[in-house]
Source information: Predicted 3D model of an 82-nucleotide RNA (transfer RNA) from Pseudoscardovia suis. It matches the Rfam family "tRNA". By type it is a transfer RNA. The organism belongs to Pseudoscardovia, within Bacteria. The coordinates come from a structure-prediction model, not an experiment, and the mean pLDDT is 82. The RNAcentral record of the sequence draws on ENA and Rfam.
RNA sequence: GCCCCAGUGGCGAAAUCGGUAGCCGCAGCGGACUUAAAAUCCGCCUCCGUAAGGAUUACGAGUUCGAGUCUCGUCUGGGGUA
Repeated sequence: GCCCCAGUGGCGAAAUCGGUAGCCGCAGCGGACUUAAAAUCCGCCUCCGUAAGGAUUACGAGUUCGAGUCUCGUCUGGGGUA
């Protein structure tokens, strides 16, 4: 250089056919239990905003009524090849 794969909350990871983005787990925060703690159980847990609302699947564009998903380009990581 060329070819293939991947990029989603703080982290891992799901969304199988294009139809509410974020299920599940870890971490974190609050509570129950305990003399106290561990374990266990319950609730919360993307960002901005007082709110209404807005933004968000690496970044940019396209197709579409509708894109994490399809197409093109860029970036990053991994693998293959001489």